[in-house]
Context: one part of a larger RNA
Molecule: small-subunit ribosomal RNA, 5' domain
Organism: uncultured organism
């Protein structure tokens, strides 16, 4: 999953086709980096006959675009590929890198060109694009220059082949910036924010590397960037990583190659254990983002919600060109035995971005749906035999259903209905939620089902049916007295749940 059934609560879970997506949201944020400054609002002024309305100067206000810094590489989804240094474990990096934090030292001097925003013109259906002018800066570009660092050369020091020490030469840096206070101002002050260069660190990466964990030999040979070396390149760095020459080597029955399956792993079922079987939710890791294939920028990508290029769909189109990428969260359509709201809320916790006030955040907290699973509670307790009626059987005597009802008392977990009301929240801020949870009132009140009953295997009779109609996991049942079909009473099992089916142990 399906059938039948169904009262609550907590905790969790909940696409099979990495198949196609309509809609909305899911990564923004800084005015304490920069330049403009719309709407409105105030105060004034011209015109118009006044109200009023148009224009126009100032203030004020900040909206919405752009320059520019940080994030977008985290978080979230998937598991198609991948038999590999992917993973997990153990070590190396004398072969590396690290933006943001933390720590220690210096240090921040002098200049310049431009460009968006904006205005003006122009193509274009539209995405947008062109060309002319004007301006800013924590954007960009020069010079100067040092404790330091780079590269080269020497000496020393280490063993392993140094970024370690010493000398020598030659290259390399700034944001004079922002903000509060104080002053009229220069100018001073600030354990305020940034900014450059060196060291160290702490978290993260990157490479290399011994062992380990599938099946197949009906795959036995396999390989030319192939083993190796030597110079150019490349890169954070080692290397055939690449590339030119040389040499011919490399691997393979301890299973190369080829072939087929599969994300690995804490872990999770089962099981006394060895062991077997799984890898859903949870966490690490690794791969992917319509399909392939490259690169930009950047401390970090060869980048889901960037960018070119190609393919296939699919939309718009003025037929000239152009948008797209839900394996984010809701959702839709097909597929299917089958799997949920186009919710609420940033109140917590965590991320980004700011000084901060804040602002973003389908991560996250929460609420809906589904008995899909675990666990927990109820569906009433006592007492009650004329053993009532009715039902079924009967040897017609009775006997069972059954203390079962009925009745009397009683309790209210639930359930209605009122009040009261949280903790999660260090000042303030609660979505959740008027919840939980508390007390107060009612009244047995709202609440039992299912599957068997021939052995196996707990549970038996009657009647119908007559190898028919069925049953059935095995063995068999059923052809007129069927405990095995089907009703019925009765009895066993479990119980919000039972049964089947499918699969592991």
């Nucleotide at each position: 999953a399906c059938g039948c059934u169904g009262g609550c609560g907590g905790c969790g879970u909940g696409c099979u086709u990495a198949c196609a997506c309509a809609u909305g949201c899911a990564a923004g944020u800084c005015g304490a980096a920069c330049g403009u400054g719309a709407a409105g609002c105030c105060c004034g002024g011209u015109a118009c006959c006044u109200a009023g309305u148009a224009u126009u100067g100032g203030g004020u206000g900040g909206a919405a675009a752009g320059u520019g810094g940080c994030g977008a590489a985290c978080g979230g989804g998937u598991g198609a590929g991948u038999a590999a240094c992917a993973c997990g474990u153990u070590g190396g990096u004398g072969a590396c890198c690290u933006g943001c934090c933390c720590u220690g030292a210096g240090g921040a001097g002098g200049g310049g060109a431009a460009u968006a925003a904006c205005c003006g013109u122009g193509g274009g259906a539209a995405a947008c694009c062109a060309c002319g002018g004007c301006u800013a800066a924590u954007a960009c570009c020069c010079c100067g220059g040092a404790u330091g660092u780079c590269u080269a050369a020497g000496c020393u020091g280490u063993u392993a082949g140094a970024g370690g020490g010493c000398u020598u030469a030659g290259a390399c840096u700034a944001a004079a910036g922002c903000c509060c206070c104080u002053g009229c101002a220069a100018u001073g002050g600030g354990u305020g924010c940034g900014c450059c260069u060196c060291g160290g660190g702490a978290g993260g990466g990157g490479c290399c590397u011994g062992c380990g964990g599938g099946c197949u030999a009906u795959c036995a040979g396999c390989u030319u960037g192939u083993u190796g070396g030597u110079g150019g390149g490349g890169u954070a760095a080692u290397g055939g990583c690449u590339u030119a020459c040389c040499a011919a080597g490399g691997c393979g029955a301890a299973g190369a190659c080829g072939g087929c399956u599969a994300u690995g792993g804490g872990g999770c079922g089962u099981g006394a254990g060895a062991g077997c079987g799984c890898g859903a939710c949870c966490c690490c890791c690794c791969a992917c983002a319509a399909u392939g294939g490259a690169a930009c920028u950047g401390a970090g990508a060869c980048a889901c919600g960037g960018u070119c290029c190609a393919u296939a769909c699919u939309c718009c189109u003025a037929c000239g060109g152009g948008a797209g990428g839900c394996a984010g969260c809701a959702g839709u359509g097909a597929g299917g035995a089958a799997u949920a709201u186009u919710g609420c809320g940033c109140a917590a916790u965590g991320g980004g971005g700011g000084c901060a006030a804040c602002c973003c955040u389908g991560a996250c907290g929460c609420a809906g749906c589904a008995a899909c699973g675990c666990c927990g509670c109820g569906u009433g307790g006592a007492c009650g035999a004329u053993g009532a009626a009715g039902g079924c059987c009967u040897u017609c005597g009775g006997g069972u259903u059954g203390u079962a009802a009925a009745g009397u008392c009683c309790u209210u977990u639930u359930c209605u209905g009122a009040a009261g009301g949280a903790a999660g929240a260090u000042a303030g801020u609660g979505a959740c939620g008027g919840u939980a949870c508390u007390u107060c009132a009612g009244g047995a009140a709202u609440a039992a089902g299912u599957c068997c009953c021939g052995g196996c295997u707990a549970a038996c009779u009657a009647c119908g049916u007559g190898c028919c109609a069925g049953c059935a996991g095995c063995c068999g049942c059923g052809g007129u007295a069927a405990a095995a079909c089907g009703u019925a009473g009765g009895g066993g099992g479990c119980g919000a749940g039972c049964g089947u089916u499918a699969u592991c142990c």